[in-house]
This record gives sequence, C1' cells and structure tokens, in this order.
RNA sequence: UUUUGAGGGGUGCCUUCGGGCUGAGAUCACACCCUUGGAACCUGAUCCGGGUAAUGCCGGCGCAGGGAACAAAAUAUU
Repeated sequence: UUUUGAGGGGUGCCUUCGGGCUGAGAUCACACCCUUGGAACCUGAUCCGGGUAAUGCCGGCGCAGGGAACAAAAUAUU
C1' cells in the first nucleotide's frame, strides 16, 4: 500500500421540481470515507472573517474537547 473480515461516520444549499453548486461521498448509494500513526465524523456553532444565486463554499476556531478494537493475508520499500 492492497484485499478480506469486523467496527465507526455523514448525506447540505438552490430550484420553474426538469435540474443546478461544492465534494471522495449530498439517505440506502450492495456506494463513499475513516478505524488510535484517529480532521472519517461530532461538540463548540443560531461561532468569527471572506465569498456565493445559496449553502461548513473557503479559511479560522484546531499543538481545543470527544471519537470506532482493530485482526489476518499478500506485495513493495527501508
């Protein structure tokens, strides 16, 4: 790093309802992301600054507090 198993997580804004925006993913996708080397995700937050048609859209907050247990196999590098 990949695969499998197990576990955790989110699903907003606008709309003439046809669709449009950002994103890995916008509520079921046999999807996507994350599993303590933890910013996946939650609280702070009806937060602050910027920006947008609008929105956690961007940045701050954040050497803040929480947050799932990781296991096996294979490959590569040192």